This is a predicted structure of a 72-nucleotide RNA (transfer RNA) from a Minisyncoccota bacterium. The source organism's lineage runs through Bacteria, Bacillati and Minisyncoccota. Its Rfam family is "tRNA". The family's RNA type in Rfam is transfer RNA.
RNA sequence: GCCGUCCUAGCUCAACGGUAGAGCAUUCCCUUCGUAAGGGAGAGGUUAUCGGUUCAAGUCCGAUGGACGGCU
Numbered sequence: 001g002c003c004g005u006c007c008u009a010g011c012u013c014a015a016c017g018g019u020a021g022a023g024c025a026u027u028c029c030c031u032u033c034g035u036a037a038g039g040g041a042g043a044g045g046u047u048a049u050c051g052g053u054u055c056a057a058g059u060c061c062g063a064u065g066g067a068c069g070g071c072u
Stems, first nucleotide, its partner, number of pairs: 001071007010024004018055001026042005048064005
């Protein structure tokens, strides 16, 4: 220099173009003499950034930034 993959909650990851979810962690409650384990509820998101297409974009398209891999 060229090509490809990826970027979503604190962490690890889901999500046919049509309400953004799960596990772990965190907060509260139940259970216990107490703890662990178990059960229930809650909070937590500018879906990397900026544009475009669409009635509607996490999803499709382009650019930029970052991470990783391949080729030279």

Annotation: The sequence is in RNAcentral, with records from ENA.